[in-house]
The RNA shown here (small-subunit ribosomal RNA) has 1452 nucleotides and comes from an uncultured organism.
RNA sequence: UGAACGCUGGCGGCGUGCCUAACACAUGCAAGUCGAGCGAGAAAGUUCCUUCGGGGAGCGAGUACAGCGGCGCACGGGUGAGUAACGCGUGGGUGAUCUGCCCUGAAGAUCGGGAUAACAGUUGGAAACGGCUGCUAAUACCGGAUACGAUUCAUUUUACCAUGGAUGAAAGACGGCCUCUGUUUCAUGCUGUCGCUUCAGGAUGAGCCCGCGUCCCAUUAGCUUGUUGGUGGGGUAAUGGCCUACCAAGGCAACGAUGGGUAGCUGGUCUGAGAGGAUGAUCAGUCACACUGGAACUGAAACACGGUCCAGACUCCUACGGGAGGCAGCAGUGGGGAAUAUUGCGCAAUGGGCGAAAGCCUGACGCAGCGACGCCGCGCGAGGGAAGAAGGCCUUCGGGUCGUAAACCUCUGUCAGGAGGGAAGAACCCCCAGGAGAGUAAUAUGCUCUUGGGCUGACGGUACCUCCAGAGGAAGCACCGGCUAACUCCGUGCCAGCAGCCGCGGUAAUACGGAGGGUGCGAGCGUUAAUCGGAAUCACUGGGCGUAAAGCGCACGUAGGCGGCCUCGUAAGUCAGAUGUGAAAGCCCUCGGCUCAACCGGGGAAUUGCAUUUGAAACUGCAAGGCUUGAGUCCUGGAGAGGGUGGCGGAAUUCCGGGUGUAGGAGUGAAAUCCGUAGAUAUCCGGAGGAACACCGGUGGCGAAGGCGGCCACCUGGACAGGUACUGACGCUGAGGUGCGAAAGUGUGGGGAGCAAACAGGAUUAGAUACCCUGGUAGUCCACACCGUAAACGAUGGAUGCUAGGUGUCGGGGGGUUGCCUUCGGCGCCGAAGUUAACGCAUUAAGCAUCCCGCCUGGGGAGUACGGUCGCAAGGCUGAAACUCAAAGGAAUUGACGGGGGCCCGCACAAGCGGUGGAGUAUGUGGUUUAAUUCGAUGCAACGCGAAGAACCUUACCUGGAUUUGACAUCCUCGGAAUCUUCUGGAGACAGUUGAGUGCCCUUCGGGGAGCCGAGUGACAGGUGCUGCAUGGCUGUCGUCAGCUCGUGCCGUGAGGUGUUGGGUUAAGUCCCGCAACGAGCGCAACCCUUGUUGUUAGUUGCCAGCACAUGAUGGUGGGCACUCUAGCAAGACUGCCCGGGUCAACCGGGAGGAAGGUGGGGAUGACGUCAAGUCAUUAUGGCCCUUACGUCCAGGGCUACACACGUACUACAAUGGCGACUACAGAGGGCAGCUACGCCGUGAGGCCACGCCAAUCCCAAAAAAGUCGUCUCAGUCCGGAUUGCAGUCUGCAACUCGACUGCAUGAAGCUGGAAUCGCUAGUAAUCGGGGAUCAGCAUGCCCCGGUGAAACGUUCCCGGGCAUUGUACACACCGCCCGUCACACCACGAAAGCCGGGUUUACCCGACGUCGGUGAGCCAACCUUCGGGAGGCAGCCGCCUACGGUAGGAC
Repeated sequence: UGAACGCUGGCGGCGUGCCUAACACAUGCAAGUCGAGCGAGAAAGUUCCUUCGGGGAGCGAGUACAGCGGCGCACGGGUGAGUAACGCGUGGGUGAUCUGCCCUGAAGAUCGGGAUAACAGUUGGAAACGGCUGCUAAUACCGGAUACGAUUCAUUUUACCAUGGAUGAAAGACGGCCUCUGUUUCAUGCUGUCGCUUCAGGAUGAGCCCGCGUCCCAUUAGCUUGUUGGUGGGGUAAUGGCCUACCAAGGCAACGAUGGGUAGCUGGUCUGAGAGGAUGAUCAGUCACACUGGAACUGAAACACGGUCCAGACUCCUACGGGAGGCAGCAGUGGGGAAUAUUGCGCAAUGGGCGAAAGCCUGACGCAGCGACGCCGCGCGAGGGAAGAAGGCCUUCGGGUCGUAAACCUCUGUCAGGAGGGAAGAACCCCCAGGAGAGUAAUAUGCUCUUGGGCUGACGGUACCUCCAGAGGAAGCACCGGCUAACUCCGUGCCAGCAGCCGCGGUAAUACGGAGGGUGCGAGCGUUAAUCGGAAUCACUGGGCGUAAAGCGCACGUAGGCGGCCUCGUAAGUCAGAUGUGAAAGCCCUCGGCUCAACCGGGGAAUUGCAUUUGAAACUGCAAGGCUUGAGUCCUGGAGAGGGUGGCGGAAUUCCGGGUGUAGGAGUGAAAUCCGUAGAUAUCCGGAGGAACACCGGUGGCGAAGGCGGCCACCUGGACAGGUACUGACGCUGAGGUGCGAAAGUGUGGGGAGCAAACAGGAUUAGAUACCCUGGUAGUCCACACCGUAAACGAUGGAUGCUAGGUGUCGGGGGGUUGCCUUCGGCGCCGAAGUUAACGCAUUAAGCAUCCCGCCUGGGGAGUACGGUCGCAAGGCUGAAACUCAAAGGAAUUGACGGGGGCCCGCACAAGCGGUGGAGUAUGUGGUUUAAUUCGAUGCAACGCGAAGAACCUUACCUGGAUUUGACAUCCUCGGAAUCUUCUGGAGACAGUUGAGUGCCCUUCGGGGAGCCGAGUGACAGGUGCUGCAUGGCUGUCGUCAGCUCGUGCCGUGAGGUGUUGGGUUAAGUCCCGCAACGAGCGCAACCCUUGUUGUUAGUUGCCAGCACAUGAUGGUGGGCACUCUAGCAAGACUGCCCGGGUCAACCGGGAGGAAGGUGGGGAUGACGUCAAGUCAUUAUGGCCCUUACGUCCAGGGCUACACACGUACUACAAUGGCGACUACAGAGGGCAGCUACGCCGUGAGGCCACGCCAAUCCCAAAAAAGUCGUCUCAGUCCGGAUUGCAGUCUGCAACUCGACUGCAUGAAGCUGGAAUCGCUAGUAAUCGGGGAUCAGCAUGCCCCGGUGAAACGUUCCCGGGCAUUGUACACACCGCCCGUCACACCACGAAAGCCGGGUUUACCCGACGUCGGUGAGCCAACCUUCGGGAGGCAGCCGCCUACGGUAGGAC
């Protein structure tokens, strides 16, 4: 908002209601009235008579119906199809006009006549409707008379004055009266009212004309023949090509004609601060239309919604011959549609028609009905009431909340309900009774005015008032993630769904659905659609164009726009005043009426406009005169790759000829194709030909741009400087237009050395229609003619003026003490103010202003399609839409990244040493298998990882067997002390059973309590069940990398920057210096532990120098604490000192001293953060799940499987070795359910016995490699030890699945390991052994200890990292982003042989009705007549025009 839809719905007032099919309509009603214009004229009923067949009279009644006539029907009511137009709006004109009814004034209204309907008779037809004959009236019709004025003609005037002639009127009706006239009444008379005729004027209404305003498309650019004008005529109320004949050739158009699309216009309405934008329901003005198209008639007015005629479509009736109809009037029906009402009441009011009036008619109108469709008002109760009830929901289980809400108590009484009363709207008209006036002969009738009374209400027994009863009958809808007011639980699990935008939903959803609670509005609330706003997002107010979209490639110039100084005039623009208009309603202000409001009434303001008029003269315009500064001319001078034409020159390439000369040349990353023994390349001489002009050469010059480069001559354009001259605004810009316009391309004819698209070959490559190479044609060059585009760029249109400078350079001038100053013009750089989103620009502006032109309006589609136009073509110019996206884009910022550059670091590479990858075995993993092979870890950062040790247990898995308050915790009841123990069944769990035993504390001696055991009940236990992406904690990793931040200040619109960058330096953001920064924090370093030196203190279990004892020997003993050592405390190292370098710095290099030197070595220590990294199976924990099982117990099995694959290790392949014999030197640990000496036994594992030791005391304990000697001599071995057999040992309840070890025997693979890959920078790698945790037993794993003990130039590259810088279309951040083809499906647009439809148009044909014209031999009442006829008219016929229709085309 004229709304619709969903849910809901108490009352009233005022409004409002087919936006779609101008689709079709049943039925009823919507325009009649007048008897006071006229003629005729019933019936029912009542009454009388009757021969009962009927007849008559009065009333009904001069009524009804119908007719003639008058007025009305052109208003009122509906609709918006058409119309882009003088249609509408606004202001004018009409000297170019009309106007019924109404008002005013003047005059008149006389004498006659002939018809006709009704009616009657007859007749046709189904009907609609007629035909013929006869009668009759009028305010119907006709003629005569009169008419100053009206019209017209003539004369004169030539403005319409005057004179004369001609033409043209009429109607009566109703009442009253006797003054006049006539009289028999009284009307032929008079008079009143109404009506009639003519003229003039008014009012109202209408016609026509003009200025201005009034949508979109230029992919509509030319349109027009009655067209434009004139003359004569016709026509109209009236101007006019409105029509016609003739004459002329005009008219309109870029200020948008013509064509196409859309649309009734306006007051207003909605919105907006306004300017605008959108709109044109209701109300009001106006236009158009009335089934579609055409036409006229009547009339004051129509080309007529409820009239006529014709044509067409449709519907209906029919006797088939013919007829009837038009709801876009009010209701109503069908249809269409998302959607829009009653076949109501009344003329009481207002208004209209007719009438003298009463009155009649009026779907106009007044009311009522329906619809929450809108606006407004009211109600659904008010006060009290905490045990904060029950119940719901939530919960941290305490409580919170719904909530004073309810119950309950006390009140009130609006609305609705019942009862009673009950308006205003009503005043007219008319009637009755008075009064006054005009008029008249009149005191009559009638008329006009006025006073009082009476009559009239659809709504409606309505509004309103009173009483009654009683809280009783009256609340919903949407929302609750942000925008945006309002939060929790459950369900669901990227499903179902939500969504205006952003976006929610993948197991804890304030976003889905439900609930509780809340928020908003409230008889409504939401949704959808639509408009304006926000949107300065078409910018007049009020935008832009260097890089975001946007400056035409450049110039010349037409129209147009704009234009220097002074004076005078004018008054078009401009400004001011006045007048008219700007309808009413609406908006606004104010006052008033409905109880308020909505609504309504009165007044005001406003209506920004238009027109007329009076004035002003600054500015613009116009006209005139002048000026010189804008512009131009002239003279002098120099600069220049400016343009055109002709000629000349040398270097070089190639080719040709000749000479010398020999095997290669050429080419590339490397090659090959290619050239060359038929003599290349190289080199020398000679010749030919074409193209281009090295050096000079330069952010140098010239040109409008494109562009221009050897030298000379000729022709020619422009700019600049200087000058006492001249013209006098002559200027700027520039839509269309015209010209110029790189390269490529095109045509014709030349030319062709080099280069070189296409093409060929060779390479490269997965491919290589490319990059590289060898060739090579168009072309490149010239002439003429096209093309007309480029990142045609300064991505910056042209002109003019103004606004700090510095510096360089090109050309010219001036000064001067000559290398300096100054001036004009150009070309550059840096910068002030200013400007800009920023970057940047900045006197060569992108600054400040003026003028003119061009262009832009989200991305894609697309510079595409269609159309037009240009072109020989290629193609150019102009230039969309559908569809689709929620962005595309600019500048800058922080990161990240780069097969970008710079600096630096790290066992990162390199250099080296040793490995892995090959073998066998061990171990872990994947996979497979299985009843189960429990689970987790998965690039680095999972894989000898959790697990510091699975035979049972562990164990979580599987099979089977049991059990259910439970193996474990708390509470309650009952019984029993606890506890120990026998036997039976069973695999065991378990079930049954025997005996012993009666404790502690309190006691009123009855008993009670604590603890433990058993039984029972329910709360609960329990879960290695799920979610590490709900979590805590812990951990890994980048990385022990040097970084990560903060406060204040400063800079920036901001993100952000600065600090933290820079110059040095360091292992280090370590330190120094500098600096719009100054400080600070977490990291680094140091402080801690250990190790290296020394001192001191203290000496037992350690040590033994000296003294002594003992022994075969030994710190075994006395003694000692010097040494070693132990473990406390100290010292020491700080660039402290010297030299050199360095910025007199930090620091670096070297040196001295020192046990140690520049963080001495090692460890602990891990910033902000990253990876939703790992762990719910260590533990804790939210949520979910299981509860006679997913809990618990037991036995056995499995985790130990095995075609394979991978990781990590061990042992090797051997002589730097194996084996045998002999022999030396550690450190750090562990030990009572323990380590175990010595001795004995066993080949050995080990066994037996047994000392010592709770450990600086004893034991494990032998260290090994090394060393010495011997042997083996390169082989599958005296290497290697797997595998297997047998026999054993130990642990353990138990070694089958499935332990370790020993002996004998066996003796596999393996001879140094492909691609690839790992560790290590010093006491390190390598190598050698020792110990420990776990543990009954089990170690090639893990952790720790010592012994021996190396090599290594450097920073190009690989990997990782740090800093600053650069590019970026990345930001999940390069494992990013992203492009194209193809396949399939769908959508949209374009094209398409053709097919169908639509509006439009040309030519011709046909030609209804009808007007007009002609004719009119037929026909005719009024008038004239000489009676013959005439005048006049009608039918008929002909013609022009013409709707519908037809034929053939055109463009759309």

The sequence is in RNAcentral, with records from ENA, Greengenes and SILVA. Its mean pLDDT, the model's own confidence on a scale to 100, is 85.